[in-house]
RNA sequence: CAUCUAGACCGGCUGAGGGAAAGGCCCUUAGAAGCCGGGGCAACCACCCGGGGUUCCCGACGGACUCUUGCCGGCGGAUCAUCCGGGAACGGUGCCAACUCCUGCGGACCCCGAUUCGGGCUCCGAUAGAUG
Numbered sequence: 001c002a003u004c005u006a007g008a009c010c011g012g013c014u015g016a017g018g019g020a021a022a023g024g025c026c027c028u029u030a031g032a033a034g035c036c037g038g039g040g041c042a043a044c045c046a047c048c049c050g051g052g053g054u055u056c057c058c059g060a061c062g063g064a065c066u067c068u069u070g071c072c073g074g075c076g077g078a079u080c081a082u083c084c085g086g087g088a089a090c091g092g093u094g095c096c097a098a099c100u101c102c103u104g105c106g107g108a109c110c111c112c113g114a115u116u117c118g119g120g121c122u123c124c125g126a127u128a129g130a131u132g
Stems, first nucleotide, its partner, number of pairs: 001132004009038005017027003022103003039096003044092002047087006053080001055078003059075001061073003100128001105125004110120004
């Protein structure tokens, strides 16, 4: 910096935890977490194609001029910590219960009860976290 409402599970070993933390709410001896093997999902990196942009190069041209080793233009070629779209899935990661399982902090609309507060709902943002 980008993404996080989509998607994708079997077997073996083992045996009590796990979902980051807190509070909830879940999953789990019909086997948690971990390890191993296999399978799958996705498409971040890398790869291929097309286009834009950046920077540059050479060549043949065209144009204006103060006629110059200079200037401008498009054509062609290359370049990149670059952007967009598409493809592919061999490779490097990642992932395969529940929206990042939900909430918290701030804001907006609405609803309810009460009087300036409490509760609820939907959405937006922040924080935290995960992955690249």
The prediction has a mean pLDDT of 79. A computed fold for a 132-nucleotide RNA from a soil metagenome, annotated as SAM riboswitch aptamer (S box leader). Rfam family: SAM riboswitch aptamer (S box leader). Its family is annotated with regulation of gene expression in the Gene Ontology.